[in-house]
RNA sequence: UGCAUCUUCACAGCGCCAGCCCUCGCUCAGCGAGGCGACGAGGAAGAGGGAGUAUCGAAACGUUCGGCGGAUACCCUCUCGGCCGCUCACGGUCGUGACGAAGUGGAACAAAGCCCCGGAGUGAUCCAGGGAACAGAGGCCACCUCGAUGUGAGUG
Repeated sequence: UGCAUCUUCACAGCGCCAGCCCUCGCUCAGCGAGGCGACGAGGAAGAGGGAGUAUCGAAACGUUCGGCGGAUACCCUCUCGGCCGCUCACGGUCGUGACGAAGUGGAACAAAGCCCCGGAGUGAUCCAGGGAACAGAGGCCACCUCGAUGUGAGUG
């Protein structure tokens, strides 16, 4: 100095509000101020562009509604990297667990909500702690089918 392993920490469901609704006040058909407006799982090679309702359930049962924007998914270009018996060039395909497309089976895990207890606020609401739980998946594990696994030159 580099690589590998282990442990710990950090990292993405996010921001905004002029509709509806709710609260407070007032000079009360309205006006002003405020409140609510995504619960986790999952998901990134780098840069740029495009498009844009981008996976899975939980909760609730007007509102996690409606609107605007953003996002690691998708497409394209370039760079880097893996693989295609060795080297090089091109090409293809993918993205560091680094070919693609189906099918079958399996296992596991959450937070909010709820309950309890506090704190802030006139209030709508908001914040913190504790408790008992409960998911699904293009995520994870395994099996299996089909297709692809190249061209040229050189070397062994």